[in-house]
Context: one part of a larger RNA
Molecule: small-subunit ribosomal RNA, 3' minor domain
Organism: Candidatus Zixiibacteriota bacterium
């Protein structure tokens, strides 16, 4: 700078950060299933076998195999989480000023808020209820001089 003022909102523009979002892609954990190494441990009708019992035949025992249970590592599948990208889409913030309007500030040209509800580019506008933090008028009441 003082009504040639202040200001409200939509819509254009650019930044920047969230939010939804089809998918898409990544991380540990946990389940369920498959396979399942060495290894205890268990079984054994297989095969060896000096020590010990047997005169011997054989028997303990003890090896190697073969087997189960556990089970690493791996692979499969569904389910929760976490994250990272993501067409599009939603409203937020900031800016030089830029569009349409003028809703609020004076009784801002329909006083204005505040619930509700329906409408509308937008600000809003109408219907309710409700307050005065309304301006004029006029009566009351109470303070002060």
């Nucleotide at each position: 700078c003082a009504c040639c003022g202040c200001c409200c909102g939509u819509c254009a523009a650019g930044c920047c950060a969230c939010g939804g979002a089809a998918g898409u892609u990544g991380g540990g954990a946990g389940c369920a299933c498959c396979c399942g190494a060495a290894g205890u441990c268990g079984u054994u009708u297989g095969c060896c076998u000096a020590a010990c019992c047997g005169c011997a035949a054989g028997g303990a025992g003890g090896g190697c195999g073969a087997u189960g249970c556990c089970u690493a590592a791996g692979g499969u599948g569904a389910u929760a989480c976490c994250g990272g990208c993501g067409a599009c889409u939603g409203g937020g913030g900031c800016u030089a000023a830029g569009u349409c309007g003028u809703a609020a500030c004076a009784a801002g040209g329909u006083a204005g808020c505040c619930g509700u509800a329906g409408c509308g580019g937008a600000a809003g506008c109408u219907g309710u209820g409700g307050c005065u933090g309304g301006a004029u008028c006029a009566c009351c009441u109470c303070c002060u001089u």